[in-house]
RNA sequence: CUGGCGGCGUGGAUUAGGCAUGCAAGUCGUAGGUGAAGUCAUCCUUCUGAUCUUCGGAGAUGAAAGAUGAUGGAAACUGGCGUAAGGGUGAGUAACACGUGGGUAACGUACCUCUUUGCCGUGGAUAACCCCGCGAAAGCGGGGCUAAAACACGAUGACGUUCUUCGUCACAAGACGGAGAGUGAAAAGCGGGGAUCUUCGGACCUGCUGCGAAGAGAUCGGCCCGCGCCCCCAGCUAGUUGGUGAGGUAAUGGCUCACCAAGGCAACGAAGGGUAGCCGACCUGAGAGGGUGACCGGCCACACUGGGACUGAGACACUGCCCAGACUCCUACGGGAGGCUGCAGUCGAGAAUCGUUCGCAAUGGACGCAAGUCUGACGACGCGACGCCGCGUGCGUGAAGACGGCCUUCGGGUUGUAAAACGCUUUGAACAGGGACUAAAGUCUAACGUGAAUAACGGAAAGAUAUGACGGUACCUGUAGAACAAGCUCCGGCUAAAUUCGUGCCAGCAGCCGCGGUAAUACGAAUGGAGCAAGUGUUGUUCGGAUUUACUGGGCGUAAAGGGGGUCUAGGUGGCUUUUUAAGUCUCCUGUGAAAACCCGGGGCUUAACCCCGGGAUUGCAGGGGAUACUGGAAGGCUGGAGUGCGUAAGACGCGUGCGGAAUACUGGGUGUAGCAGUGAAAUGCGUAGAUAUCCAGUAGAACACCAGCGGCGAAGGCGGCCCGCGUGUACGCAACUGACACUAAAGCCCGAAAGCAUGGGGAACAAACAGGAUUAGAUACCCUGGUAGUCCAUGCUGUAAACGAUGUGUACUAGAUGUAGGUAGUAUCGACCCUACCUGUGUCGUAGCUAACGCGCUAAGUACACCGCCUGGGGAGUACUGUCGCAAGGCAUAAACUCAAAGGAAUUGACGGGGACCCGCACAAGCGGUGGAGCAUGUUCAUUAAUACGAAGCAACGCGUAGGACCUUACCAGGGCUUGACAUGUAGCUGCACAUCCUAUGAAAGUAGGAUUUCUUCGAGAGUGCUACACAGGUGUUGCAUGGCUGUCGUCAGCUCGUGCCGUGAGGUGUUGGGUUAAGUCCCGCAACGAGCGCAACCCUUGUCGUUAGUUGCCAGCGGUUCGGCCGGGCACUCUAGCGAGACUGCCGGUGACAAACCGGAGGAAGGUGGGGAUGACGUCAAGUCAGUACGGCCCUUACGCCCUGGGCUUGAAACGUGCUACAAUGGUCGGUACAAUGGGUAGCUACUUCGCGAGAAGAUGCCAAUCUCAAAAAGCCGGCCCAAGUUCGGAUCGGAGUCUGCAAUUCGACUCCGUGAAGUUGGAAUCGCUAGUAAUGGCGCAUCAGCCAUGGCGCCGUGAAUCCGUUCCCGGGUCUUGUACACACCGCCCGUCACAUCACGAAAGCUGGUUUCACCCGAAGUCGGUGUUUAUAUGCUGCCGAAGGUGAGGCUGGU
Repeated sequence: CUGGCGGCGUGGAUUAGGCAUGCAAGUCGUAGGUGAAGUCAUCCUUCUGAUCUUCGGAGAUGAAAGAUGAUGGAAACUGGCGUAAGGGUGAGUAACACGUGGGUAACGUACCUCUUUGCCGUGGAUAACCCCGCGAAAGCGGGGCUAAAACACGAUGACGUUCUUCGUCACAAGACGGAGAGUGAAAAGCGGGGAUCUUCGGACCUGCUGCGAAGAGAUCGGCCCGCGCCCCCAGCUAGUUGGUGAGGUAAUGGCUCACCAAGGCAACGAAGGGUAGCCGACCUGAGAGGGUGACCGGCCACACUGGGACUGAGACACUGCCCAGACUCCUACGGGAGGCUGCAGUCGAGAAUCGUUCGCAAUGGACGCAAGUCUGACGACGCGACGCCGCGUGCGUGAAGACGGCCUUCGGGUUGUAAAACGCUUUGAACAGGGACUAAAGUCUAACGUGAAUAACGGAAAGAUAUGACGGUACCUGUAGAACAAGCUCCGGCUAAAUUCGUGCCAGCAGCCGCGGUAAUACGAAUGGAGCAAGUGUUGUUCGGAUUUACUGGGCGUAAAGGGGGUCUAGGUGGCUUUUUAAGUCUCCUGUGAAAACCCGGGGCUUAACCCCGGGAUUGCAGGGGAUACUGGAAGGCUGGAGUGCGUAAGACGCGUGCGGAAUACUGGGUGUAGCAGUGAAAUGCGUAGAUAUCCAGUAGAACACCAGCGGCGAAGGCGGCCCGCGUGUACGCAACUGACACUAAAGCCCGAAAGCAUGGGGAACAAACAGGAUUAGAUACCCUGGUAGUCCAUGCUGUAAACGAUGUGUACUAGAUGUAGGUAGUAUCGACCCUACCUGUGUCGUAGCUAACGCGCUAAGUACACCGCCUGGGGAGUACUGUCGCAAGGCAUAAACUCAAAGGAAUUGACGGGGACCCGCACAAGCGGUGGAGCAUGUUCAUUAAUACGAAGCAACGCGUAGGACCUUACCAGGGCUUGACAUGUAGCUGCACAUCCUAUGAAAGUAGGAUUUCUUCGAGAGUGCUACACAGGUGUUGCAUGGCUGUCGUCAGCUCGUGCCGUGAGGUGUUGGGUUAAGUCCCGCAACGAGCGCAACCCUUGUCGUUAGUUGCCAGCGGUUCGGCCGGGCACUCUAGCGAGACUGCCGGUGACAAACCGGAGGAAGGUGGGGAUGACGUCAAGUCAGUACGGCCCUUACGCCCUGGGCUUGAAACGUGCUACAAUGGUCGGUACAAUGGGUAGCUACUUCGCGAGAAGAUGCCAAUCUCAAAAAGCCGGCCCAAGUUCGGAUCGGAGUCUGCAAUUCGACUCCGUGAAGUUGGAAUCGCUAGUAAUGGCGCAUCAGCCAUGGCGCCGUGAAUCCGUUCCCGGGUCUUGUACACACCGCCCGUCACAUCACGAAAGCUGGUUUCACCCGAAGUCGGUGUUUAUAUGCUGCCGAAGGUGAGGCUGGU
C1' cells in the first nucleotide's frame, strides 16, 4: 500500500509504573451452640364490620401488631480441612540459583495405602447471643448466658523417647537386637439390629466416617558434595580458617556464643565491579560452532519498598498478621483504609500487543459420607493477515488477430485468445431446510462383599435414569447466477524482467558498485514485462556466506604480527629397556538421561498445518566386569641426549692496574715578517701588543693510524695500542665418570647503544643550544668563524632504538659447487706447504621444495616435533583515563566515542625526475638578416555603439575562415512591408484565361491599389499559370561534448603492432632487448624465438646531363634575297618546345671494420653515396578546429528566429598585442644614358600605333580567342653628373588645393595623378624570430579574387648572390635502454602543516549535581530469644542483646554538566 474464506496456533518484549469497577478460595449442619425472613396453628389486642339485635350490644369475615408452639432454614459465630496448591511475573540472583550425577548412618512429610493396637474418666471456660458504654468511622471496652471432635486435667499404654547395660554389624560421628529404670495419648459423629439389661439417653452387637500411639510404604520436601555455568579487574579475609564446649534446628554445620590456635582463599582466576533468572529446548549451520531462553514443560526467585515473626505437616505466606517508608483514598482533623507481577479493564510511557464475553457441559483442584457448593485453573467464543496450513477469485471454445493503449525502421509490432461472443461448472460467500460427536462418571436397582443378620453399609458385572457453555456451530441437502472476491514489489550489474516521454548534477534514486550536467533500459510517468500472491515491500535483530578468532580450520622476512637479550620457577613436553598398576584410552553390561520437541513408521480430522500411538535419538553422567599396545603412576636397568674429567687450541670476550708513541691544543723561550684562516665566491675571526710558519722545552686530556680481512669473540647491546693479574665462554680430540640429570619458559631476576638525569671530578679535541658572517624573496637551515652543556672518569638512575637477518629457542631429516676462520686425522716430506677426509663457525651461488611475488634454499622462509611471544581493516592511537615504575624527562600495561571505504604488500605497463648512459633536430653554439623603438598598413583584445555580424585562443588564434565589406555580399542594427511564403513536391477547390508586356496613382524602395494590350488547344478540360485551403517550405537559430567528412598538431619523429611458440598464477614479457651501423625498427651479427603487417626507403611529379622523335606561331650555323626587322626563300644543325629513352647501383679501387653490415678516401662522371625540391603523414594524442562551406541526429521558431526593401553598421577609438610595409641614408639619394629574365594573363578582355594632357588618363584606331597580337617598362646592375653627413636633394606620414578613372551611387567609405605641406625616425631596453647554398639577404616581374579597390597580404617567377657549423657542456623538442616513484586526469601530478569560520565526537577542567556501595558513630520500630516478676501456671508489664528505616561524618566506584 492492499485485503475473499476457513482451520490450527499465537498476542504488553517498554514503566517489577499507577490503578476505578466486577470477579479470581472456599467448604463441611454426618463436629457444635444458635435459629433471621417466611409459612402454619393457637391465644390476645386494635380495627373492619356481613348478619342479628333487647339498640346496651353480640358478631361471621378480613387486616395489622403481639405472645406461644411447629415448620423453615438465612446470616454470623465456635470448630475441622483448605487457604504453602492452582494462576502471574522475571525485579533480584554469577549463587549449590540452575543442569547433571551422587550422598543423607545428619533429616522431615498433612491428606493417601498397608500392618498392629487403642478411643476410659473428669473439669472449667469462651465466641455467637442479650444488656450497657466510647467513637465520625474503622472498631473497641465492660457486664451476663451457653455448646463442642474447641480447651484443660487424670487413668491406661509399647515396638516411641531418655538413661544404664549386653550382643551383632558398619568406612564413619553410628545401625540393629535383648534386658532394666523413668516418661509421654485419644473424640466423637451418623446408621441398623435378634436376645438380655436400662435412669429410656443408652449399654450390648454390627457398619461407615473420624480420633490416638507405633511401624512400614508412597509422595513431596530440607541439607551436603563432584562436574558444568558471561565479561572486566590482582590481591582478598577477624566469625575470617580450624579446634573444644555449649546453645539452636526436623537435621549437619561459625548457623550462634565462650575460650584456644593463626589460619583460610587466589593466575586451575580469589575479593570487587558490570550484565543476566537457569534448563528441556528454539533459530541458524555440512558439521564443529554461533545466537536466543516468547508460547509449552521442569526448577528457582518475587508479590507496593524494607524488616519481622506467628500459625501450621508445610510459609517467614500474591488476594494472612505486626512495624517502618513512599504513594493513593476517607475523615467530624481526633484518627483510619489500601496494595491487579490473578482474569477482564483503565491511565501513562511506547514503534508496538486483544473482550470490563459465556460456562463449570468436559479435564483438573478444595471441602463434604453424599447430593452438592466454589473454581477468570480450565473449556469455549470474540478481536488482530501476527505466524503456519488449505481453498477460491472460474473452465472450455474463440482471429476480423476488433476497438482502445503503447512503440515504430511507418512496412508493421505488441497488449493478445486476452476481451467481446458461444458453451459449461458452482468450491467459498448469500438464502432455505435438516443437524451432531465430544457424556461418562455420578444417582437408583443390583449379582457380589462385610456382618449373627433376609437390616444397615460398600458395590465401575449388568440394567435403568439425568446432564451440552460452545451451538442451531461443525457437517449434510437444496436454490439461483460467472455471478460477490487481486494486489504488492521490481525490470543498470549482482538478479528473473525494457521501451517511450518528461526532467537536465535540478528534482530525485541508492543494499554494494554507482545513476542524473538535453538523446537517462538507474530519477518521475506511461505502456509492456518479471517475481511473489491474500498478501507484498521496507526497517530492526540473529546465524550463514566469513577458513574474517582458524578445535574441526589461519597466520607473524617485506602485507597486521618474533618479546632488545639472557637466566630460571610454576606450567607444557620429554631417549632405550624390564616388571607392575589400570588414572587416561578401548570394550561389554546396569542405572539415569522427565514429558513435550526432533527423526523414522503408523493412525485421526475431506487434505495440510495440527493432533494421537509406537520406535529411534538424547553424542552426557554414575556404577560394575574385562583388555593393556600407547600415555601416565610405582620399582629397576642402559648409554646414544645432557653433564663431568683429561689433553690441545684460537680469540678487539669481560674487569682492574701500569706503560707507550704519533697527532692536537696550550704555555715558556729562540728565529722571523705581514699576513693567516676560510669559501663556489666571500665575510665574520686571528695578526705589527708580532700571528701564520719554523726550532727547542714543558703541560694537559682524549683517541689508538698502518696491521684490518663480508677475519675473530660475545646471549644481545657490543668489543680494536702494549704488558701484567683475575674471571667467563667456545671449538677439536680421548671415551675415564654420572646415568635422562633434558627442551621450552608466564611471573620473577639480571644485562641492555646513544641521548638524558643526580653527585663529585676532568675538559685537549669535537660539538646540540647560542652568537656572528654568508647564501636567500625569506633562511630560526645546508657553508664559514666561534662556542656552552655533553662526549671522558667514579658512583647511582633511566630501560628505550630501523635494539634488524625487520626472520623466537631447541632437536631431527632433506642434491651439490665454491671461498674463508679454528681444530683433528691421513698421504707425503728431513721438516713443512700442497692434497684428501672429518668436526665447528662465517660468506657466496644454486637443486628439490616453499613463497602473493620479491626471494629463501643444511646458517631455510623446505619437511616435522616441543614450548613461549605476538596479530585480526585504515585513522583516532601506542593516544586518553587508570594502575604501576622513575628525581625528572618519560617508560610499561592499554581503550572507546567518532570517522573513512579503504589503508597495505609484491610485481606490471606507462608517464615523470633540477637520476644515469647513448643519439638526433637551425635545439644551442658559430654566422647573416630581422622583430621589440618610429610612421603607416592589416588582424586581434578591450572600450564604445542602435549595430559595430559570427567563428578561431599557448606552441598548433591574431595579413586566420575573408582568392577583394561603398550598394550587393550580410549573417548585425533602425525603419517600411509579405505570410503556402524568395525556393521544392503533392492534394482539393475556384477564377480568369495564356504566359507575358505596358501604363496610372502612391511610396525611399519593397510593396499596395487600379487599368490596358495580348491569346496555345483536340473546346472535353489537359498542360501551364494565378488565387484560396491543407500537407509543407524556410531558419548563417542551438548543440563540433550527439555526428559524417575534412583539417591542424606532436612529426616525415622512427616508431606502432599481430600470428604461432616460449616464459610468468597473473597484469604482462619475449620477438622490438644486446654488439655494431644508419637519415631510418636502415642493414649485419648474436639471441626462445620464428615469421608477418602498418610506417622508413623505393615506385610518382619537377629540376640538373645526354640521346632520339617532331619543326609552327619557335630558331638561324651555312646559302640566296632584303625595305636590314629571321623580314623573305630555304633549312631543322643549334636554342627552345614536349613526348619517349639513357644515366647513379657503394657498381669499381684502396683503407678501417668481426672475412659482416657499413664507414672513410679515390677514380670515372653533368650528377656520388637519399644529387636538389615537391607530393606522400604509421598506431595514436589533444572530447584540438569546423553544425557559418556542404551533409546529418536531437532540440527550438512558424503573420516569425522565415522572406523582401531603404538607410546605417562590419571602415567607430583612451589603450594593448601580433604580423607586415617604408625608413632612419653615401654599399645611399637624385638626374641622364644603357644591358640582361622567367612564370603567367587576355574577347563584357589585353590593346599596338597616332594625337591631346606635366600626369593619372582621354580620343581615334590596329592586332590577337594567342610559342603568331598584347600586357611588357624588367629592376637591382653598368656608365656618367650632382648631393657631402645635415633631420639633409635622407624619410615620407599628415594636411590643403586641383584632378583622372571605375561604378545606379565614391558623404560616412575607393584607388590613382599633379601642385603644395614635410611629422616621427639618426639602427632601436628586457626579450625574441628566420636561415646551412643557388640557401639567407637583396632586386624587380606575373597571377588568382576583381566594375573599381584600401594588396604593404597570398600564391608563383626569374635576376644578383654570401657568411658560418670548433663542437654537444648548457636551453628547447624528440628517440632508445636503464633506475627511482606514495604519479595513472599520469609533475600543469600527488601532497603536508599552521591559521580563519562553522559543526560533531572524546579527554581534561575551578567546581556544581545524581546513582550505588563501604566504614565509624547516634537513634532504635516490630519481633524472636534471654532476664525479672505477681501467680497454681501464664499473660500483661519492666528490662537486656540483636535489629529495619532514619541521622551525622569519612571514603570507594560510576554517571550528568